Background: Bacterial RNase P class A from Rhodohalobacter halophilus, 361 nucleotides, folded computationally. The sequence was found by an Rfam model in a public genome assembly.
[in-house]
This record gives sequence, structure tokens and C1' cells, in this order.
RNA sequence: GAAGAUUUCCGGACAAUCGCCGCCUGACGUUUCAGGAGGAGGAAAGUCCGAACACCAACGAGAACCGUGCUUCCUAACAGGAAGGUCUCUUUAACGGAGGACAGCUAGUGCCACAGAAAACAGACAGCCACGCCUUUGGCGUGGUGAUGGUGAAAAGGUGAGGUAAGAGCUCACCGCUCCGGCAGUGAUGCACGGGGGCAAGGUAAACCUCACGGGGUGCAAGUUCACGCAGGCUGUGCGCCUCUCGUCGCCAUACAGCCGGGUAGAACGCUUGAGCUUCGGAGUGAUCCGGAGACUAGAUAAAUGAUUGUCGUCUCGAUUUUUCGGGAUACAGAAUUCGGCUUACAGGAAAUCUUUACGA
Repeated sequence: GAAGAUUUCCGGACAAUCGCCGCCUGACGUUUCAGGAGGAGGAAAGUCCGAACACCAACGAGAACCGUGCUUCCUAACAGGAAGGUCUCUUUAACGGAGGACAGCUAGUGCCACAGAAAACAGACAGCCACGCCUUUGGCGUGGUGAUGGUGAAAAGGUGAGGUAAGAGCUCACCGCUCCGGCAGUGAUGCACGGGGGCAAGGUAAACCUCACGGGGUGCAAGUUCACGCAGGCUGUGCGCCUCUCGUCGCCAUACAGCCGGGUAGAACGCUUGAGCUUCGGAGUGAUCCGGAGACUAGAUAAAUGAUUGUCGUCUCGAUUUUUCGGGAUACAGAAUUCGGCUUACAGGAAAUCUUUACGA
């Protein structure tokens, strides 16, 4: 210097003229005028998770239903984040990197096409061995075998030696697997430690299922208050958290639920000071936490936050020895109760870490 991977940040600036919105101050106007400080994001998007807040009297147990699923930590919480463990891929190996919907298949029930003899209570096709018979360089039958071969994604652990009629953990050694103990670690786990066991019987649980833990509902069109206005009638029954059961408790025909019909729909609040932001110091591997200081930065309601001009910034094309000149482009996209995450979109620019590689020192 180049390429790749991962992560983070910025994503337009200044000036003038005019325009819009709410707030504050003043005049006085009630169609206003003047001044001041302000006015849309990193995703405001998706509505996928979690919560704050509000209302629905409530509480407990069981069943059903739903969610999560390695360990520890962070957080208000989360299906989020940080750091680890393990498995898979890559790498000759290691380091490094990427990914996992990562509890359980010996509780049970399913499924695994085709091929293959056989796909889990799994097995004998070819081949090998023994015996018998025959038409005898072979064929048939009975028995044994599962080492060798074949099929397949997957077929009862591997290497070596012994043994056998031929073979096989049949026996032995080493490895692998499993159980017990010890050591290290908060833990998941690890160990080149010690001992026992010939020892397991495929895959699949985003298959049904089992286990552990957790779980009220509806949502700012929630809801609170004021104003205006009216016309009631019928049916059913004990009702009350979401689906049921049981118990406690509360209310009770002036209750609760439903159907038909009539009237009204205006205003204020909720509405922005917040699990928040900036900065400095400290603790921690880190996510994050603690402390000091500083600032207050939209609140619209058919929905304001803009337009024009000029200069600059960035990218790109052409000309030019340089200087410079000219042209073009400048992303994704707009608050509506608020916040923490996840996912998706994005012209261009900057930074950090790691891997590979060229050149030079």
C1' cells in the first nucleotide's frame, strides 16, 4: 500500500430575505403589532419484544393455554446486552475468525423417501468356514459367521497382537466411551490425576411429548374533569380478574348482562423534568454502576418545524505541468404518551481491531 471480516461515529455548514407554530415580555388590539429565546431522527420506520402510566373490587390454589431454555453477571424489565463454556465450520496443527432455535431421544408415541438383506425388539445379500449329496477347476442343501465387500445421510467404536473350523471385545494392551473419586473454577465445564466396567445400540423434539422457570386484561382512540342535551321500552339472571373448577372476600334487583329506540359529541387536562442529556472523576475484562458540576433542548390537533438566493463542505467527470477553471450529484427519510431493545433502509465520509498479502527498513 491492497483485499477481506467485525465494530463504532458523522451524515451537511454559514449568511440574507420572506413565511409558519406554540411559549415569555410589552403595548393595547380583540382579524393585531413589536421584541426575546426556541421548533422533526439515527432510524422518527416496522409494530416484533419489554416496561412506566391509566382504568377494569381483590386474593389464593389447581387445571388448561402461552413464553423462555448452556453458565455467570448487567438492567425497571426483556426473546435484550457483556464475559465465559461447549459443539460445528475454517486453518497442516495451533492462534485468530464465523455461526448455533445450545434442557431431555435409556419416560413414551411417531417419522427417516429411494437404495439396501435389514433403518431400532434393527440383520444375513455377496463372501468366508464345517458337514452331506451330486452331473466335481463347480453346483445344491443344512448349520455357523458378521471380520471383508456392497447400499445409504446414517448399518452394533478404532489400532495392534493372540485365538478360532472361519470370525467377532471372544481375550489382552493402548486409545475412545461410561461410572465413582480427587484437583481447579462462583458456575457451565476442564484435567497429560487415580480406580471400576467390555461398554454404548442411529438421526429427528422450529415432531407430538417430558422437565425446569415464568406469565391477569385492555390500551393515550388509555383515562380524569367541566359544559350541553335527552326518552324511554323489553328480556334474562345472582354478579364480580382472561378460559374453567374450588375457596376467601365484596356488591346485590335502585345490581349485573343483552336487545330495540332517542339525544349529545364542545372545552380543559393527560402533553413533556425524564428508569433522561452533557461533562469530569472513580470501580470493573466488560455490559454497566457510584459520585461532583452544568443545561432544560418541539408539544402540534387535520395536524406547525418551511421556501428562495449566494458562499462553502463532500463525491464525481472534463480541461490544466502545478495553481486553478467549468459541469453534474449530494443518501434513507418526517414527531403525535414516554422510555429500553430487536429488525429493516441508507449517496458519501472517518476511525479502531483482526486475518491474508506486496514492497521497504

Notes:
Model confidence (mean pLDDT): 76 of 100. Rfam family: Bacterial RNase P class A. About the family: Ribonuclease P (RNase P) is a ubiquitous endoribonuclease, found in archaea, bacteria and eukarya as well as chloroplasts and mitochondria. The family's RNA type in Rfam is ribozyme.